[in-house]
Bacterial RNase P class A from a sheep gut metagenome, 339 nucleotides, folded computationally.
């Protein structure tokens, strides 16, 4: 070159924070702990919650080769086909263009449909000519040239006047059964001269799978005070103009709603590591072991000392996993490929 792995300065002390445990009435005071490989974009995909759902439709999103894998998936291993590379490898939004619509600048004679240059003069007709012939009409022709991403399967022949899949091998296409393959597809064979006549479906569409909404400020849970509602005391005071009853005001209790505030969710998980085994591989299964941020306005820093790969990059968790994508200073380990 190529692919794939790990690492992300360390070690200490000393001040600060934010959790936790232990001691104390409290103040405090010991201990111990405290970002990542991407914590990031927020671009799939799940877990969890709330709310909505009989069943099917419609409209909209996504997805698009085939087989596995998974909790899922638009990720991930495997292959198939195509690019690309001597070569390790590395790349691909890879269903349909005979459902139907639309588009296709310039350029060019035409763009889905041919005769600008050009090739022919074989037959008919004219003219000239004794005659070979020689002009012209009508005409034939898709070979060659020129334009364009694209010009009507491709080269070589055979034929012809010239030409032409008109033939004919050879490839390419398409049918059809066979063989191998789970399959995607390969392979050989027969047949079919190919009006099955360009491209585009990161146009519209069709066809198949497939998707309910929102999102931890999700949400449960407890609950002062204030206000409501009843019930019970007390009826002594007061208002309701003087008197009675009634009625408010007072005090306890009780209900349900639920602010403020608290608790929980919350961090031990479809997680991570080593081994064994299955399996190409993703991944599985199975012992063992290791686990320590969890805050709520939001902690996670700074100084000093030694030490280097020598001043150390990109960067900061707010539910929580699986990915994919983007940033990223250095070195450093595997394996493998050309000189």
């Nucleotide at each position: 070159g190529c692919a794939g792995g790990a690492c992300a300065a360390a070690u200490g002390a000393u001040c600060g924070c934010g959790g936790c445990u232990g001691g104390g009435c409290a103040a405090c005071c010991a201990g111990g702990u405290g970002a990542g490989g991407a914590a990031a974009g927020u671009c799939c995909g799940g877990g969890c919650u709330u709310c909505a759902c009989a069943g099917g439709g419609c409209a909209g999103g996504a997805u698009g080769c085939c087989g596995g894998u998974u909790a899922a998936c638009g990720g991930c291993c495997g292959g198939u086909g195509g690019a690309g590379g001597c070569g390790a490898c590395u790349c691909c939004c890879a269903g349909g263009a005979u459902a139907g619509u639309g588009c296709a600048a310039c350029a060019g004679a035409a763009a889905u449909a041919a005769a600008c240059c050009g090739c022919g003069a074989a037959a008919g007709c004219g003219c000239c000519g004794u005659a070979c012939g020689g002009c012209g009409c009508c005409c034939g022709c898709a070979a060659g040239g020129g334009u364009g991403g694209a010009a009507a399967g491709g080269c070589a022949g055979u034929g012809u006047a010239a030409g032409a899949g008109a033939c004919u091998a050879c490839c390419g296409c398409c049918u059809g059964g066979c063989u191998g393959g789970u399959a995607a597809c390969a392979g050989a064979c027969a047949g079919g001269g190919c009006a099955u006549a360009u491209g585009u479906a990161a146009a519209c569409c069709c066809c198949a799978u497939u998707c309910g909404a929102a999102g931890c400020a999700a949400g449960a849970c407890c609950a002062a005070g204030c206000a409501g509602a009843g019930a019970g005391c007390a009826u002594a005071a007061g208002g309701c103009g003087g008197c009675c009853c009634g009625u408010c005001u007072g005090c306890u209790c009780u209900c349900g709603g639920g602010u403020a505030g608290g608790u929980c969710g919350c961090u031990u998980g479809a997680g991570c590591c080593u081994g064994u085994c299955g399996g190409u591989a993703a991944c599985g299964a199975c012992a063992g072991g290791a686990c320590u941020a969890g805050a709520u306005a939001g902690a996670u820093g700074a100084u000093c000392a030694u030490u280097c790969a020598a001043c150390g990059a990109c960067a900061g968790a707010a539910c929580c996993c699986g990915g994919c994508u983007u940033a990223u200073c250095g070195g450093c380990c595997u394996g493998c490929u050309c000189a």